[in-house]
Context: one part of a larger RNA
Molecule: large-subunit ribosomal RNA, domain II
Organism: uncultured Polaribacter sp.
RNA sequence: GCCUACGAGUUACUGUUUCUAGCAAGGUUAAGUAUUUAAGAUACGGAGCCGUAGCGAAAGCGAGUCUGAAUAGGGCGAUUUAGUUAGUAGUAGUAGACGCGAAACCGAGUGAUCUACCCAUGGGCAGGUUGAAGCUGUAGUAACAUACAGUGGAGGACCGAACCAGUUGACGUUGAAAAGUCUUUGGAUGACCUGUGGGUAGGGGUGAAAGGCCAAUCAAACUCGGAAAUAGCUCGUACUCCCCGAAAUGCAUUUAGGUGCAGCGUUGAGUAAAAGUUUUAUAGAGGUAGAGCUACUGAUUGGAUGCGGGGGCUUCACCGCCUACCAAUUCCUGACAAACUCCGAAUGCUAUAAAAUGUUUCUCAGCAGUGAGGGCAUGGGUGCUAAGGUCCAUGUCCGAGAGGGAAAGAACCCAGACCAUCAGCUAAGGUCCCCAAAUAUAUGUUAAGUUGAAAAAACGAGGUUUGUCUGCCCAGACAGCUAGGAUGUUGGCUUGGAAGCAGCCAUUCAUUUAAAGAGUGCGUAACAGCUCACUAGUCGAGCGGACGAGCAUGGAUAAUAAUCGGGCAUAAACAUAUUACCGAAGCUAUGGAUUUGUAUUAUAUACAAGUGGUAGGGGAGCAUUGUAAUCAGCGUAGAAGGUGUACUGUGAGGUAUGCUGGAGUGAUUACAAAAGAAAAUGUAGGC
Numbered sequence: 001g002c003c004u005a006c007g008a009g010u011u012a013c014u015g016u017u018u019c020u021a022g023c024a025a026g027g028u029u030a031a032g033u034a035u036u037u038a039a040g041a042u043a044c045g046g047a048g049c050c051g052u053a054g055c056g057a058a059a060g061c062g063a064g065u066c067u068g069a070a071u072a073g074g075g076c077g078a079u080u081u082a083g084u085u086a087g088u089a090g091u092a093g094u095a096g097a098c099g100c101g102a103a104a105c106c107g108a109g110u111g112a113u114c115u116a117c118c119c120a121u122g123g124g125c126a127g128g129u130u131g132a133a134g135c136u137g138u139a140g141u142a143a144c145a146u147a148c149a150g151u152g153g154a155g156g157a158c159c160g161a162a163c164c165a166g167u168u169g170a171c172g173u174u175g176a177a178a179a180g181u182c183u184u185u186g187g188a189u190g191a192c193c194u195g196u197g198g199g200u201a202g203g204g205g206u207g208a209a210a211g212g213c214c215a216a217u218c219a220a221a222c223u224c225g226g227a228a229a230u231a232g233c234u235c236g237u238a239c240u241c242c243c244c245g246a247a248a249u250g251c252a253u254u255u256a257g258g259u260g261c262a263g264c265g266u267u268g269a270g271u272a273a274a275a276g277u278u279u280u281a282u283a284g285a286g287g288u289a290g291a292g293c294u295a296c297u298g299a300u301u302g303g304a305u306g307c308g309g310g311g312g313c314u315u316c317a318c319c320g321c322c323u324a325c326c327a328a329u330u331c332c333u334g335a336c337a338a339a340c341u342c343c344g345a346a347u348g349c350u351a352u353a354a355a356a357u358g359u360u361u362c363u364c365a366g367c368a369g370u371g372a373g374g375g376c377a378u379g380g381g382u383g384c385u386a387a388g389g390u391c392c393a394u395g396u397c398c399g400a401g402a403g404g405g406a407a408a409g410a411a412c413c414c415a416g417a418c419c420a421u422c423a424g425c426u427a428a429g430g431u432c433c434c435c436a437a438a439u440a441u442a443u444g445u446u447a448a449g450u451u452g453a454a455a456a457a458a459c460g461a462g463g464u465u466u467g468u469c470u471g472c473c474c475a476g477a478c479a480g481c482u483a484g485g486a487u488g489u490u491g492g493c494u495u496g497g498a499a500g501c502a503g504c505c506a507u508u509c510a511u512u513u514a515a516a517g518a519g520u521g522c523g524u525a526a527c528a529g530c531u532c533a534c535u536a537g538u539c540g541a542g543c544g545g546a547c548g549a550g551c552a553u554g555g556a557u558a559a560u561a562a563u564c565g566g567g568c569a570u571a572a573a574c575a576u577a578u579u580a581c582c583g584a585a586g587c588u589a590u591g592g593a594u595u596u597g598u599a600u601u602a603u604a605u606a607c608a609a610g611u612g613g614u615a616g617g618g619g620a621g622c623a624u625u626g627u628a629a630u631c632a633g634c635g636u637a638g639a640a641g642g643u644g645u646a647c648u649g650u651g652a653g654g655u656a657u658g659c660u661g662g663a664g665u666g667a668u669u670a671c672a673a674a675a676g677a678a679a680a681u682g683u684a685g686g687c
Base pairs, nucleotide, nucleotide: 001687002686003685004684005683006682011095012094013093014092015091016090017089019087020086021085022084023083026050027049028048032044033043034042035041036040054061055060064076065075066074067073098236099235101233105226106225107224108223109222110221116200117199118198119197120196121195122194123193124192125190127159128158129157130155134151135150136149137148138147139146163187164186165185169182170181171180202218204214205213206212239621240620241619242618243617244616249262250261251260252259253258263370264369265367266366267365268364269363270362274359275360276357277356278355279354280353281352282351283350284349290343291341292340297337298336302332303331304330308326309325310323311322312321313320373398374397375396376395377394378393379392380391381390382389403414404413405412418592419591420590421589423588424587425586429582430581431580432567433566434565438579440578441577442576443575444574445573451569452568459554460553463551464550465549466548467547468546469545470544471543472542480538481537482536483535484534486511487510488509491505492504493503517532521530522529593611594610595609596608597607598606599605600604622676624673625672626671627670628669629668630667631666633665634664641660642659643658644657645656646655647654648653
């Protein structure tokens, strides 16, 4: 992991509601007794309980009563009569109370054969080294002291086996081993090691102290019991079909992943000239969006005026004067505000009337679930006008929603799946191939593979198309080519020089001219030289400027090579217009099932509207085991079970039959349950 078996809302009592039955202003017995029986039943038993009357704390009074001084007022009642006893179903309470699951707590016991420490009594420590005290001798001293030599054999002394330990490294890690092996290392006459016997016990022991050890268990051992402890937590909770169908909000909470009440669901009952919803009309309240501010509060651009102040001058002081400084009020002008408003919508809200719809509204009763929500759009707060962020509001979808499109995608677009069909029409979106349908039609645009279903700006650019305005032009434009581009003059000044061209000045004039600046640029030390403006000729028809629009272009940088979904495409890209087609579980067609309502021929048709669905509510069924009655059921001419096949029912399932099997078992009705497994890191067995 698979298979098989087992495996979770039960039972008792009490309350409450539905339904069924009996009796009914009444209903009913309990314990017990008697009779009888196979289990059990029948009769008696009226104690008691509920109801028929309430009010008051009570005495008590009573359709009233309590309060009160009250005959007042007020509170609770009457003036509406249905209960009660059983059974069934739902649900609640008390019990283990749907099942499994703690860590823990308490009680009584069992453990020191492991290990910690202690007591008693025994045992063990190869070999080698060092050489304390003391003693002896000699020297020495007044005597001691002291020195030397020898002797001696001390030590938590030294080296190192046994023994004890466990420092390093490797191996081992489903090991040879639930702590070891090898290497290396520490102690090795001591606070040493060890045998045997004994002692200390669980909030207790023991501890050279690590929360260590107390039998592979220790921040409180183990065994049994209280005990099915408790678990607002996790997991699991078993057949089918049909109808309806939520919530993730408010308030409160030692409350925030729990719960109570309300909201939203479902089932049953009830009420009505009554509600709900929508539209139209009318009448209202209001201060949002917007707008405005010489309408307030505050903020604020520029200008005019310049109270007042600063600075300067003057003065003994007061006056006075000046000021490119600050600046009140007022005026003109521009513009701002969630906590500004002289104003002021649209929606929404309230009321009235009418119309549509037809119970959707509301009330009561039974049963819930939900109380972690999420995305998108719009209006806001917060944040960075960040977030797949967070907090509100309104709507929608996902949640609980399948189908088509968006390559792929919970919530984006289209559209709400009762079932069947090798029928049709469409939506969004598409029609070269993958891939169903146009290599459609017409007119343009793009040359960048731009683009082809999501990235991009300021700014730059004789890309290209197009629009508007405007200038020049057959009296010849624009571009090119040919030629000229002169003279006074090297204008004056300045300067070393300044001659069109370092710089300054100037009515920058005048002349000759077709035209030619006291000079547009390059150049020279200064000249020179080249060139331009300007003019003529040649050529022969358009050439410039400004402002818009479309499509392109640069700007364009991210971490594994790349791509429109891909192939690819110059249209199969983009824009505008048109037609055709494809395209979904949408709509239609045909057949069928089923729910609710209406109508009738009154239980079967017709018609109408339906039949997505999690939590959850309601309804109808299937199967299993057993009991009772019936079928004088079936069965060795083959039961149950096993394994195939066929038929049948919307489904759970059912029927027939072949093989196997070898003795029990079915149908109908009613009743009762140890009554349905794929999940619980489920339990046991097998493989």